[in-house]
RNA sequence: GCGUAGAGACCGGGGAGCCGCUUCCUAGCGGCUGAGAGGGGGCUCGCGAGCCCCGACCCGCCGAACCUGAUCUGGGUAAUGCCAGCGAAGGGAGGCACGAUGGAACAGAU
Numbered sequence: 001g002c003g004u005a006g007a008g009a010c011c012g013g014g015g016a017g018c019c020g021c022u023u024c025c026u027a028g029c030g031g032c033u034g035a036g037a038g039g040g041g042g043c044u045c046g047c048g049a050g051c052c053c054c055g056a057c058c059c060g061c062c063g064a065a066c067c068u069g070a071u072c073u074g075g076g077u078a079a080u081g082c083c084a085g086c087g088a089a090g091g092g093a094g095g096c097a098c099g100a101u102g103g104a105a106c107a108g109a110u
Stems, first nucleotide, its partner, number of pairs: 005101001006098001008096001010094001011060004017032006039054006066091003072085004
């Protein structure tokens, strides 16, 4: 001097399932897996439901965050992408600045 891992602010991407009970309905309570299963606000609608914004969580090319395949296949479960395959398949959102500040185990504290 460059700059990997790493983490930073900003920007951006994504998903929210299954089951039980109660209830006139809205909805509420609880269980399972998981990082996350919808916390706050708004709009449309006759209701359900759908959509938008914010927040939480995860992920951003070294990309399995997430989507397609998929009303898929095998296993398992009360049930479900619950597990595995599919997957050396296809798609998929980043530039800046800093730059070993890293990894594992044990113990403690919060």

Predicted 3D model of a 110-nucleotide RNA (TPP riboswitch aptamer (THI element)) from an Actinomycetota bacterium.
The source organism's lineage runs through Bacteria, Bacillati and Actinomycetota.
It was read from a public genome assembly, where an Rfam model found it.